[in-house]
Molecule: TPP riboswitch aptamer (THI element)
RNA sequence: CAAUAUCUUUAGGGGUGCCUUCGGGCUGAGAUUAUACCCUUUGAACCUGAACAGGAUUAUACCUGCGGAGGGACAAAGAUGCCGGCCGGCA
Numbered sequence: 001c002a003a004u005a006u007c008u009u010u011a012g013g014g015g016u017g018c019c020u021u022c023g024g025g026c027u028g029a030g031a032u033u034a035u036a037c038c039c040u041u042u043g044a045a046c047c048u049g050a051a052c053a054g055g056a057u058u059a060u061a062c063c064u065g066c067g068g069a070g071g072g073a074c075a076a077a078g079a080u081g082c083c084g085g086c087c088g089g090c091a
Base pairs, nucleotide, nucleotide: 005080006079007078008077009076010075011040012039013038014037017026018025019024046071047070048069052065053064054063055062
């Protein structure tokens, strides 16, 4: 300098908004329970700031900023694979 991925089990954490003629529609991994989805310090899962600011939209926590701000579960084992380095040997 590069890589640090995927799956399984267990434990823990988290969110569930906007519009509507109520039939549905929008964004998203997930929009009230789905035993699903996401995250577990390599922590933007998620919360506070926030009835925040700018830009869009029918509307919205839709996008960006805020954010080299503050908090936040202080995880464990196994399997498969990937990348680099070091040592040794040969040419």